Source information:
This is a predicted structure of a 73-nucleotide RNA (transfer RNA) from a Candidatus Pacearchaeota archaeon. Its mean pLDDT, the model's own confidence on a scale to 100, is 82. Its Rfam family is "tRNA". Rfam's curators write: Transfer RNA (tRNA) molecules are approximately 80 nucleotides in length.
């Protein structure tokens, strides 16, 4: 130095054909139970790594930039 894949809630990740951004865990109320575990119901929480382009619209698509992971030099 060159390719190739990755970036989405606090954690793991889906979401891949452009059209209201979600699951499980976690966290926070309420219910069962003398209490805990646990189960069940609701609910807060996200400039989708930036930055710029196409479009009526961009997490999604085309550059660039920044980090990561893997190959080859």
């Nucleotide at each position: 130095g060159g390719g190739c894949c990755c970036a989405u809630a606090g954690c793991u990740c889906a979401g891949c054909u452009g059209g209201u951004a979600g699951a499980g865990c976690g966290c926070c109320c309420g219910c069962a139970u003398g209490g805990c575990a646990u189960g069940c119901g609701g609910g807060a929480g996200g400039u989708c790594a930036g930055c710029g382009g196409u479009u009526c619209a961009a997490a999604u698509c085309c550059g660039c930039u920044u980090g990561g992971g893997u190959c080859c030099a």